[in-house]
A computed fold for a 73-nucleotide RNA from a Clostridia bacterium, annotated as transfer RNA. Model confidence (mean pLDDT): 82 of 100. Its Rfam family is "tRNA". Rfam links the family to the GO term triplet codon-amino acid adaptor activity. The family's RNA type in Rfam is transfer RNA. About the family: Transfer RNA (tRNA) molecules are approximately 80 nucleotides in length. The source organism's lineage runs through Bacteria, Bacillati, Bacillota and Clostridia. RNAcentral holds the sequence, with entries from ENA.
Parts: sequence; C1' cells; structure tokens
RNA sequence: GGAUCAUUAGCGCAGCGGUGAGAGCAACCGGCUCAUAACCGGUCGGUCCAAGGUUCGAAUCCUUGAUGAUCCA
Repeated sequence: GGAUCAUUAGCGCAGCGGUGAGAGCAACCGGCUCAUAACCGGUCGGUCCAAGGUUCGAAUCCUUGAUGAUCCA
C1' cells in the first nucleotide's frame, strides 16, 4: 500500500427497510430457605462507532472517516 470482517445495554451477542430496539449474563428489588447458594418473579440499563446521502420510512442500503482483528504484498 491492497483486500476482507467486526463496531447495537456494564459484558459476550441477536436483530427481513415499517411492532415501542431485544433475549442471556451482570446489577438492583422481592419471593423461597433457619441461613447461603441454586431456583422463581420483577425492575433498571441504549446518542445502534461518527458524519453525510438514498427513501414516505434506515441499527439495516450507499459514500467517507475512526477503532480493532485477519490475510496479501
């Protein structure tokens, strides 16, 4: 220098252009128990990496940039 992939909750991740952006773990509250763990119920938590474009409508499509990973030279 070239190519590919990833970026969504505190963490590892889902998410057909149209539902109100999700489940798990963690955290918090409650139940259960003599008590703890486990288990059960609930709550909380989001500038969907940034900017621009297309569209009636974008996390999703396009462009540029950033960060990280891999490969080639």